[in-house]
About this RNA
Transfer RNA from a Candidatus Saccharimonadota bacterium, 84 nucleotides, folded computationally. Taxonomically the source falls in Candidatus Saccharimonadota (Bacteria, Bacteria candidate phyla). The sequence was found in a public genome assembly. Rfam family: tRNA. The family's RNA type in Rfam is transfer RNA.
RNA sequence: GGGCGAGUGGCGGAAUUGGUAGACGCGCUAGACUCAAAAUCUUGUGGUAGCAAUACCGUGAGGGUUCAAGUCCCUCCUCGCCCA
Repeated sequence: GGGCGAGUGGCGGAAUUGGUAGACGCGCUAGACUCAAAAUCUUGUGGUAGCAAUACCGUGAGGGUUCAAGUCCCUCCUCGCCCA
């Protein structure tokens, strides 16, 4: 230099053919149990603002297509594999 693949919460990892983003697990918060802890069970858990209701933002970055994009197209960034 060329080809292919990947990038989504604190972490791993889902999301059918473009149609409610974050299922499920880990971790963490609170509670139950315990003398206390571990284990187990229940509950909550993306971010910002707010007392709350709620609103806005959010899939590596920036554009494009579309009524609608994590998903399709273009450029770039990072990582991995292969070829030279």